[in-house]
């Protein structure tokens, strides 16, 4: 210096002929059970807001009615050639 791949909640990890972002697991939270705890179960768990909403997939930028997804370009990370 080229060429390929990756990047989505607190953690792994889903969502591609572009059409409900976070399915499903863990973790945590609050609650049943216990004498307490541990297992279990039952509910909630991306952010901002009192709501109605609006915002969010590494940064920015374009396409489009609509973008995690398709173009560019920048970061970071792995791997390949030289």
């Nucleotide at each position: 210096g080229c060429c390929c791949g990756c990047g989505u909640g607190g953690u792994g990890g889903a969502a591609u002929u572009g059409g409900c972002a976070g399915a499903c697991a863990c973790g945590c939270u609050a609650g049943a059970c216990u004498u307490a705890g541990g297992a279990u179960c039952u509910a909630g768990u991306g952010c901002c807001g009192c709501a109605a909403g609006g915002c969010g997939u590494g940064g920015g930028g374009g396409u489009u009615c609509g973008a995690c997804u398709c173009c560019c370009u920048c970061c970071g990370c792995g791997g390949g050639c030289a």
The RNA shown here (transfer RNA) has 82 nucleotides and comes from a Bdellovibrionia bacterium.
Its Rfam family is "tRNA". About the family: Transfer RNA (tRNA) molecules are approximately 80 nucleotides in length. Its family is annotated with triplet codon-amino acid adaptor activity in the Gene Ontology.
The sequence was found in a public genome assembly.
The prediction has a mean pLDDT of 80.